[in-house]
This is a predicted structure of a 94-nucleotide RNA (THF (Tetrahydrofolate) riboswitch aptamer) from a Mollicutes bacterium. Its mean pLDDT, the model's own confidence on a scale to 100, is 82. Lineage of the source: Bacteria > Bacillati > Mycoplasmatota > Mollicutes. It was read from a public genome assembly, where an Rfam model found it. It matches the Rfam family "THF (Tetrahydrofolate) riboswitch aptamer". Rfam's curators write: Tetrahydrofolate (THF) riboswitch was first reported for Ames et al. as an RNA motif in 5' untranslated (5'-UTR)regions of folate transport and biosynthesis genes in Firmicutes genomes.
């Protein structure tokens, strides 16, 4: 020096547990502000939080206050899968 390659944040989908809602939060959508993101720097058509808007739902059966269901529901566990754009670095190979 050339070539090759690993690794974030975190995302997706099955399982299990545990809650939350069904007196509509929550999920999704749009806009805004932050903030996080391979080991180091940058940085995003990728993550997240926060507010705003528009949109929107399945509920039954019981009086045990509990069962059953619903919801692109929250958290956790595990198990598979994806997963850094330049630069330097790292490992292999020549």
């Nucleotide at each position: 020096a050339u070539c090759a390659g690993a690794g974030u944040a975190a995302c997706u989908g099955g399982u299990c547990c545990u809650g939350c809602g069904u007196u509509a939060a929550g999920u999704g959508u749009u806009g805004c502000a932050c903030c996080a993101u391979g080991g180091g720097a940058u940085g995003u058509c990728g993550g997240g939080u926060g507010c705003a808007a528009a949109c929107g739902a399945a509920c039954a059966c019981u009086u045990g206050u509990g069962u059953g269901g619903c919801g692109g529901u929250a958290g956790g566990a595990g198990c598979a899968g994806u997963g850094c754009g330049u630069c330097c670095g790292c490992u292999g190979a020549u």